[in-house]
Formats: sequence, structure tokens, C1' cells
RNA sequence: CAAGCAGGCCGGGCAAUCGCGGACGCGCCUCAGGCCGUCCGAGGAAAGUCCGAGCUCCACAGGGCAGGAUGCUGGGUAACACCCAGUGGGGGUGACCCCAGGAAAGUGCCACAGAAACAUACCGUCUGCCGCAAGGCAGAUAAGGGUGAAACGGCGAGGUAAGAGCUCACCGGCAGCCGGGUGACCGGCUGGCCAGGCAAACCCCAUCCGGAGCAAGACCGAGCAGGGGCGGGUGGCCCGCCUAUGCCCCGGGUUGGUCGCUGGAGACGGACGGUAACGGCCGUCCUAGAGGGAUGAUUGCCGGUCCGCUGGAAACGGCGGACUACAGAACUCGGCUUACAGGCCUGCUUGGCUG
Repeated sequence: CAAGCAGGCCGGGCAAUCGCGGACGCGCCUCAGGCCGUCCGAGGAAAGUCCGAGCUCCACAGGGCAGGAUGCUGGGUAACACCCAGUGGGGGUGACCCCAGGAAAGUGCCACAGAAACAUACCGUCUGCCGCAAGGCAGAUAAGGGUGAAACGGCGAGGUAAGAGCUCACCGGCAGCCGGGUGACCGGCUGGCCAGGCAAACCCCAUCCGGAGCAAGACCGAGCAGGGGCGGGUGGCCCGCCUAUGCCCCGGGUUGGUCGCUGGAGACGGACGGUAACGGCCGUCCUAGAGGGAUGAUUGCCGGUCCGCUGGAAACGGCGGACUACAGAACUCGGCUUACAGGCCUGCUUGGCUG
């Protein structure tokens, strides 16, 4: 100097004029209201509505079945599908990034091609017989070739009629034992035991899960109009008659106001503990509560980015033009995902040059 990886921050500023929402005031006035003064007034994602909760109402003796969610291990957290650390596997030169229960419990699928997809012999190779020869028949074979996403472990040597874990060494898988670790797992020894893929296929295993949601719900005000059926009672049955809670259907009234509605699993700072996520301790602060839904409009100057022209050896400028992101709370919080013009900071990796 260039290219990358991970994390964090800003994303317009100043002034003037006019205009908004809320809180407070023993303020003023002509007092359902208006004026004055002080203070506060959108986000990192407010978006998506994908997870988890707080809160509210309903249900609930206990158990079972069904259904749903999660899925390596340990930790964090109110909890989580989130975050941190670790383990195994994969990608990358690397910083880093991605994936994750079980396929010998069972069932199922793997098109086409190919001889054959848990199962084998098309070509080939070897042996024997027949034949002038080409070739044919029988047996053996799965090392070589072909097909395919994938072909009963890999590579090398020995052995064999030719071959094959047939035997051996090394590697991988599997099983047993020993050691280390909280654990996922790791290491060692022994054993020829050699057993594809798919579970975001059904399934199995482990853990967890009541339902609905602020249009939840509570209160005040106002207002009307109930009817039918099921069910129940009536000495047995039918008709009739009566009628609670409850369930179903049809119809009428209220579409007003207050609360919920902002002091929190809160924010910021410090030291301490912890690898970290995070935790408690000390201190400081209170930062929208709208209700067809508030912070906006105009003007000027500046900042930033890009383009064109241009001064200068360089450093650094001058003029003009264009642009200035994603986007608006509606009960709240912890996450994840998505969008974002442009700019800044920190750490790390690789390459080049120079000393």
C1' cells in the first nucleotide's frame, strides 16, 4: 500500500419565522375554556409477527392417550429455537464461517442407467474339454473396465490356476477392556468382526408444553325486548301444563367515558468475581403516552458523497452541478430475521514494497 475477517459507532448540524402532543404550577383571565412560565416528546431496526416471557381473563383432584416443540455437551438467562464456552465433522492459505440425537428396534424409498442398489456377473481374467481356425461348452472369480449421486472398507505387499482380508503392515469403521474428562468426547491395548444413503420419510429415544389474548380485562354512564328448541319437573306412556343453572338458534339495545397506558427481569457509570456469556455490590438518572392518532413547514448558512473544470512540486485548495440512507411508537420487555446512500473506529489475517 492492497485485499479480506470479526466487532462497534454515527447517519445530518446551526439560526430565524410560523405551527404541534403531554406533564407540572396553590401563576393570570372574559374560567366546559384560554393565556403565561418550566420541563419532556420515535428506532437501530419502531419493520417481520418468527421464538420466549411479563401482565389479564378462563380452566384445572390426579393419571393416561392424542397432539405440538426442541435435539452434540456444559454454562448464562425470567425464559427461549437466543447468547457464551467446549466437543466432533466440513469449507477456506488464513483471520474466521457453517453443520449437529438414533439407520444392527421396525416399516418405507433410492428414478434412469447398470449384470446388480443389502443385492450381483455385462465385458474381462483363469482352469478343463471340443474345434484347422474363428470360436463354443462347463467351472472358478469379483483384483481390472464399464453404468451411476452412490456398487459388501482404503492403500501396498505376499499368496493364488487367476483372484479375494485369503494372510500381513498401516489407515478407517465396529466390538471389548483400561486410563483422562462434570460431559459431548479423547488416548491406549486387543480382536479380521467389516454392517450404503435418506429420519426438513413414517418412526424410535430424551426433555418440555393448559387455553386465549391489550380488539386481554376492570369500572362508570346510557339503553332495550325478548322468543324458540334441547334439557328438567308433573303416579307408568302420550298429549297438555310448569320451568332453575346450563347448551344451541333467531331477534333487540349500547358503538359514550375513565382506567389498563408507562418506575421497568429499567438506563448509564465504577470497581470486583468469572475464559466468556453474565452476576451481585456502590453511585447517578426518570427519558413520548397519542386516540383517525402529536415533533412539522418555509428560508438561509454549513457538513458529507459523487461528477466536471481548474491552481499548486507537494501539502492543500477554488468554481459549478447533482445527491444526502432504511424508515414512524400504540401494553411492555429479552432475542432472531430482513432493510439501510454514505462515513468513522478497534482488533486480527493474507499478499506486495521498503528499512
This is a predicted structure of a 355-nucleotide RNA (Bacterial RNase P class A) from a Chloroflexota bacterium. Of the family's consensus pairs, 93% are formed in the model. It matches the Rfam family "Bacterial RNase P class A". Rfam classes the family as a ribozyme. It was read from a public genome assembly, where an Rfam model found it.